[in-house]
Context: one part of a larger RNA
Molecule: small-subunit ribosomal RNA, 5' domain
Organism: uncultured Actinomycetaceae bacterium
RNA sequence: GACGAACGCUGGCGGCAUGCUUAACACAUGCAAGUCGAACGAGCUGAUUCCUUCGGGAUGAAAGCGAGUGGCGAACGGGUGAGUAAUGUAUGAGUAACCUGCCUCUGUCUACGGGAUAACAUUUGGAAACAAGUGCUAAUACGGUAUAAGACCACAGCACCGCAUGGUGCGGGGGUAAAAGAUUUAUCGGACAGAGAUGGACUCAUAUCCCAUUAGCUAGUUGGUGAGAUAAUAGCCCACCAAGGCGACGAUGGGUAGCCGAGCUGAGAGGCUGAUCGGCCACAUUGGAACUGAAACACGGUCCAGACUCCUACGGGAGGCAGCAGUGGGGAAUAUUGGGCAAUGGAGGAAACUCUGACCCAGCAAUGCCGCGUGAGCGAUGAAGGUCAUCGAUUGUAAAGCUCUUUUCCUGGGAACGAAACAAAUGACGGUACCCAGGGAAUAAGCCCCGGCUAACUACGUGCCAGCAGCCGCGGUAAUACGUAGGGGGCGAGCGUUGUCC
Numbered sequence: 001g002a003c004g005a006a007c008g009c010u011g012g013c014g015g016c017a018u019g020c021u022u023a024a025c026a027c028a029u030g031c032a033a034g035u036c037g038a039a040c041g042a043g044c045u046g047a048u049u050c051c052u053u054c055g056g057g058a059u060g061a062a063a064g065c066g067a068g069u070g071g072c073g074a075a076c077g078g079g080u081g082a083g084u085a086a087u088g089u090a091u092g093a094g095u096a097a098c099c100u101g102c103c104u105c106u107g108u109c110u111a112c113g114g115g116a117u118a119a120c121a122u123u124u125g126g127a128a129a130c131a132a133g134u135g136c137u138a139a140u141a142c143g144g145u146a147u148a149a150g151a152c153c154a155c156a157g158c159a160c161c162g163c164a165u166g167g168u169g170c171g172g173g174g175g176u177a178a179a180a181g182a183u184u185u186a187u188c189g190g191a192c193a194g195a196g197a198u199g200g201a202c203u204c205a206u207a208u209c210c211c212a213u214u215a216g217c218u219a220g221u222u223g224g225u226g227a228g229a230u231a232a233u234a235g236c237c238c239a240c241c242a243a244g245g246c247g248a249c250g251a252u253g254g255g256u257a258g259c260c261g262a263g264c265u266g267a268g269a270g271g272c273u274g275a276u277c278g279g280c281c282a283c284a285u286u287g288g289a290a291c292u293g294a295a296a297c298a299c300g301g302u303c304c305a306g307a308c309u310c311c312u313a314c315g316g317g318a319g320g321c322a323g324c325a326g327u328g329g330g331g332a333a334u335a336u337u338g339g340g341c342a343a344u345g346g347a348g349g350a351a352a353c354u355c356u357g358a359c360c361c362a363g364c365a366a367u368g369c370c371g372c373g374u375g376a377g378c379g380a381u382g383a384a385g386g387u388c389a390u391c392g393a394u395u396g397u398a399a400a401g402c403u404c405u406u407u408u409c410c411u412g413g414g415a416a417c418g419a420a421a422c423a424a425a426u427g428a429c430g431g432u433a434c435c436c437a438g439g440g441a442a443u444a445a446g447c448c449c450c451g452g453c454u455a456a457c458u459a460c461g462u463g464c465c466a467g468c469a470g471c472c473g474c475g476g477u478a479a480u481a482c483g484u485a486g487g488g489g490g491c492g493a494g495c496g497u498u499g500u501c502c
Base pairs, nucleotide, nucleotide: 001501002500003499005498006497007496008495009494012372013371014370015369016368017367018365019364020330025328026327027326029325030324031323034072035071036070039069040068043065044064045063049058050057051056079283080282081281088208089207090206091205092204093203094202095201098200099199103196104195105194106193107192108191109190110189111145112144114142120135121134122133123132124131125130151176152175153174155172157170158169159168160167161166181188182187209255210254211253216246217245218244221243222242223241224240225239226238228236258280259279260278261277262273263272264271265270285306286305287304288303289302308319309318310317311316336362338361339360340359344358345356346355347354348353375404376403377402378401385395386394387393388392409439410438411437412436413435414434418429446491447490448489449488450487451472452471453470457486458485459484460483461482467474468473
C1' cells in the first nucleotide's frame, strides 16, 4: 500500500459498487420453462332462433376455457468449483479427417393412396403412484407408391491441380432416398440440393505448482495389416503379427490446485492472488448407463444401483436448492421467503400476446470507494469552571453575546429523462431524482496515540504490585512508558486491533 475481511469503540446524509472465503452439509414453503387453436379431433361455456308441461329441451355465429395428439423450446439463460497437473487452460497453427436446428441467399419441387392411435366412452385392478382391457376418431403424427433438376453409392473413363495419404471437375449407363398443409388470401410453412453466417468437434507445437526422503514405468502397452464403430482421424474397439514405447531435458508415484483476461504490490524485473465482471472447462445427492435430438450421455428428463428423507392399507410408492428468496447446521463472518416484466435480452407464436427469481429495481449491512455536512462572521472583563502553580500560565475567540446562512433536516406545492418502433397506448423504480416556498443553528463527532523508532508533557495514584509492550524495553516511593485527569498530536463518519499478500 491492498482486502469479498472479522473484532472493539463510535456512527449524520447521498451516489456507485460489493456481500457464505467455512459444510460440493441437510433442506420445510413459494416461485425459477414454457408456448402455439393460423397443425389436429372431441368436449365445455356461449349471442341468436325454435319448441315448451315454464322445470327445461334443441340449434349453435363470433369469441373464450382447460386436458390430449402434434410442433418448436426445454443442450440457452442461472448456480457452484467437488474433481482435474492434462481428454483442462492460454497463445499460435492444421482438418486434403469433420458436423452444424433456427437465420440469410440461390435453384428444383410440394403428386397419389393407406392403416392406426391418444383424447373420449366404458370395464377392471390398486391405499396411492398408476396400470390394463374393449370400442370410436383426426392431423403439419405414422406407413406405402410415383417423380428425381440436383444429391448419395458402387463401376469403368477423361481432364486439371496439389499439401504425403490425395483434391476438384466433366460426362456414361446402373442402384437408392422426398414432401404437409394452414389461413383473415397479405402470407406463413414442407422436401431436396448448393453457398454463407453462427456454433461446435478433432489434431499438433509451446507454456502451465511442490516433493528424488518418489528412479525406474508400461501387455492394448508401442507399432503394423484387416475388419468394426464414429460427424470425423486414431488401439477408439476387436482379430492376427512384430517387440516395441516413456524416462535425470525428471517418466512413474505422492501432495496441492479449476485455467485465463485480469487484480494487488513494486521504479522495474519480479512476487502473490484468481471475489465481483468477461472467455474456456468441469459438475448437478453418490456411482453407472443409454434414449430422444442439429446438438446431451441432459441441474428443475429417463433407467439401474447405493446412502439419506418422506408416504403407506406393508403389497408398494415419492424426492434431490452447487437456480431466486428462505430454514437448520458449521463458522470470527456474509442480506429480503420484496416489486416488475416499464427497459435490455431469451423461448414460443403470423400477430395480439404468454412465460422469463435472466434482467431491471427496491430492502438490509460504514463492507469498500467517492462526495457533503455537523455551521459562518464579529466577539477580551482574556468571564465562570477545570488543570498546573511563586508571580502567574493554560484551556481560549473557545464560551456567552451580536449579526447572518440553510448544504443537511422538517412541512407544503410542482415534477421528470429513462418510451424505441408506430398514430395511439405502455414506467416496477416513484410522487423517487430534481425545482419552488416556509420554518429554525436548528437533527448530526468520535477513535487512537503522546519513552525512542514517531507528530505530541505535566500532575496525582500505584510501588518489580497492578499493569504495558510492534522492537528496544518500562514498573522495586518523586514513572513524560502502568491507571486517571488536564493539556497536546494524528486521522475523521470513522478510528484502532487482528489476519493475509507485496